[in-house]
Molecule: transfer RNA
Organism: Actinomycetota bacterium
């Protein structure tokens, strides 16, 4: 240098051939159970990596950056 892959909550991750309220798990709070804690059972709050195109609409599609991982010389 050049080439492929990936990026979602504190953490792991699902997602879709563009349109549902972007789900789960764990973590957290706050109740409930229990003499206490644990476990349980229930509520709540949290997320699309960044600029830009395309579209009536973008997490999803294209470009360009950034970062990780892998390959090639």
């Nucleotide at each position: 240098u050049c080439c492929c892959u990936c990026a979602u909550a504190g953490u792991c991750u699902a997602g879709u051939u563009g349109g549902u309220u972007a789900g789960g798990a764990u973590a957290g709070u706050c109740g409930g159970c229990u003499c206490u804690c644990a476990c349980c059972c229930g509520a709540c709050a949290g997320a699309c990596c960044c600029g830009g195109g395309u579209u009536c609409a973008a997490a999803u599609c294209c470009c360009g950056g950034u970062g990780a991982g892998g390959g090639a010389a």